Glycine riboswitch aptamer from Alphaproteobacteria bacterium WMHbin7, 89 nucleotides, folded computationally. Rfam family: Glycine riboswitch aptamer. Rfam links the family to the GO term glycine biosynthetic process. NCBI's taxonomy places the organism under Bacteria, Pseudomonadati, Pseudomonadota, Alphaproteobacteria.
RNA sequence: GCACUUCCCCCGGGAGAGAUCAGCGAGAGCUGGCGCCGAAGGAGCAACCGCCCCUGGAAACUCUCAGGCAAAAGGACCGGGAGAAGCAG
Repeated sequence: GCACUUCCCCCGGGAGAGAUCAGCGAGAGCUGGCGCCGAAGGAGCAACCGCCCCUGGAAACUCUCAGGCAAAAGGACCGGGAGAAGCAG
C1' cells in the first nucleotide's frame, strides 16, 4: 500500500398497510376505539454450524411488544464515497 470483514458518517435507490371513527386543539398534533402492514428495533423457532452431554450461534421465516398505515420523517436491504479497527497473504 492492496484485497477481505466489521463499525461510524455522507450521497442515491428503497416496499407494505384507513388522508378511518370519536373527543380536545387555530394548526401541527395528542388520547381512545375498530381495522390493517412488516423492511427500524425486539422476541421465537428452524435448515445449518459448533458441542461428549448440557447447550451456544443463526433468516428477508414466524410473532406483532415496539414501530408504521396521504405527504414529510423513518426504513431492512442494495450501490457509491471517505474514515477507524481487525485479519491473512